[in-house]
RNA sequence: UUCUUAUUCAGAGUGGCGGAGGGAAAGGCCCGAUGACGCCCGGCAACCGUCCUGUUGUUACAACAGGCAAAUUGGUGCCAAUUCCUUCGGAGUUCAAUGAACUCCGAUAAAUGAGAA
Numbered sequence: 001u002u003c004u005u006a007u008u009c010a011g012a013g014u015g016g017c018g019g020a021g022g023g024a025a026a027g028g029c030c031c032g033a034u035g036a037c038g039c040c041c042g043g044c045a046a047c048c049g050u051c052c053u054g055u056u057g058u059u060a061c062a063a064c065a066g067g068c069a070a071a072u073u074g075g076u077g078c079c080a081a082u083u084c085c086u087u088c089g090g091a092g093u094u095c096a097a098u099g100a101a102c103u104c105c106g107a108u109a110a111a112u113g114a115g116a117a
Base pairs, nucleotide, nucleotide: 001117002116003115004114005113006112007111008110013041015040016039017038021031022030023029025087026086027085028084042079043078044077047075048074049072050071051067052066053065054064055063056062057061083109088106089105090104091103092102093101094100095099
């Protein structure tokens, strides 16, 4: 980098450093010198791993399911706004309307994990 697969309306600081842009792209709309983005610390969560429970096969162990009650010193991830909203296609409702607004469904894209090349 590509492919497969799962998830994406919950959650997370009144700390330190630093000093200008940032929110993937485009269009919007926002955040930002009352200090954003980033880094550190801190935290959240539970994808993988650990751990626990059950079932099956069964010596150790493996597979599957679950973890609402608990844990995690491991590997990641995440900590403005639903992935901030829309983008492509379809359906519906309303407004007297070649359009606009709203709602829903699907697809694409993106992000993250796990596996593979």
This is a predicted structure of a 117-nucleotide RNA (SAM riboswitch aptamer (S box leader)) from Gorillibacterium sp. The coordinates come from a structure-prediction model, not an experiment, and the mean pLDDT is 78. Lineage of the source: Bacteria > Bacillati > Bacilli > Paenibacillaceae > Gorillibacterium. The RNAcentral record of the sequence draws on Rfam.